A computed fold for a 94-nucleotide RNA from a Betaproteobacteria bacterium, annotated as c-di-GMP-I riboswitch aptamer.
Formats: sequence, structure tokens, C1' cells
RNA sequence: UCUGAAACAGGGCAAACCCAUCGAAAGGUGGGGACGCAAAAUUUCCGGUCUACCGGGUCCGCGAAGACGGCCCCACGACAGCGGGAUUGCCAGU
Repeated sequence: UCUGAAACAGGGCAAACCCAUCGAAAGGUGGGGACGCAAAAUUUCCGGUCUACCGGGUCCGCGAAGACGGCCCCACGACAGCGGGAUUGCCAGU
């Protein structure tokens, strides 16, 4: 540097779900818990997905209008356990 079908050592992480907490939500964090994971370590650079507080709409309801409610759009919010890239890394082989 590359490969890992299987095996070994020290181990590590922790899905669903439950509790607490933060958040408008998606989701995050802490505790419990293990479905899984050799990068399930780090990083939003690319794609994808989720959410829509604020904002927007020539739409709908009510209405004189505004306000309010519904619907649609929007990432500046998220997901690294959706895929790719980048960086680092245990064991074994090379």
C1' cells in the first nucleotide's frame, strides 16, 4: 500500500423501545436497552432523504377587509446507522 470469506487478542460502538431533557418539527443529549456494525470513528464536500418555526403563494374556507384555519412552496434546520468522497484507525494476511 492493498485485501479480509473465515479465525484470534484487547476491546469499542449501540437500532427499535422506555425514561428524563432540549427543540416548532425533523432530530439532538443523558440513563436504561441490544438490532446490528471493522470504521456504526471524524467530517455536510457531492447526491439523497426527513422536517418547515420564520418567510412566500395568482390556492381553499370564513369574511367588507384584516386576522385566523387549511393546502402548497422554501433549509438557513437535521440524518455520517442512506450512498459516495476526504481524514484517522484495532486484528490477520500481503
The sequence was found by an Rfam model in a public genome assembly. Its mean pLDDT, the model's own confidence on a scale to 100, is 84.